[in-house]
C1' cells in the first nucleotide's frame, strides 16, 4: 500500500533467542425466538451485483458499486474477483462461534479545504 477501514497489542511457557502453543485486551464475521416461504435449492465473506443485446464460451453496451496515498468537487484513467457453507441459517436480548493471514513499491490532474514539518 492492496485495504472507507479486522489484518493490532500484551502476557504465560527451569537460565537466553527463535519457534510452536496457551490465555487477555482490542478489533471484524458467522449463529442466535413464534410464524411464514423456497427444489428451477437457499446461503455468507467481499466494492464486485442488476438489467438488454449476440446461438453458447464469452463478449459489448447501460444501470449501480469500488479504487487512483488527508478531504471535497470536477475531468481522465482502472477494477466488478474469489471463496466458502451443504438442504441450513430473515431481524435481534441472553447466549454462542471463528479469524486477525497473505502479498507488494503500486501516489494522474486541476480548484478549493485541513493538516504537519522547517525558518523567522
Nucleotide at each position: 500500500c492492496c485495504a472507507c477501514g479486522a489484518c493490532u497489542c500484551g502476557a504465560g511457557c527451569c537460565g537466553c533467542a527463535c519457534g510452536a502453543c496457551u490465555c487477555g485486551a482490542g478489533c471484524g464475521g458467522a449463529g442466535g425466538a413464534c410464524c411464514g416461504c423456497c427444489u428451477c435449492g437457499g446461503g455468507g465473506u467481499g466494492a464486485a451485483g442488476c438489467c438488454g443485446c449476440g446461438g453458447a464460451c464469452c463478449g459489448c453496451g447501460g444501470c449501480c458499486g469500488g479504487g487512483c496515498a488527508c478531504c471535497g468537487a470536477u475531468c481522465g484513467c482502472c477494477c466488478g474477483a474469489a471463496c466458502c457453507c451443504g438442504a441450513c441459517a430473515g431481524c435481534u436480548c441472553a447466549c454462542c462461534u471463528c479469524g486477525c493471514c497473505g502479498g507488494c513499491g503500486g501516489u494522474g490532474a486541476u480548484c478549493g479545504g485541513a493538516g504537519a514539518u522547517c525558518a523567522c
Molecule: c-di-AMP riboswitch aptamer (ydaO/yuaA leader)
Organism: Geodermatophilus siccatus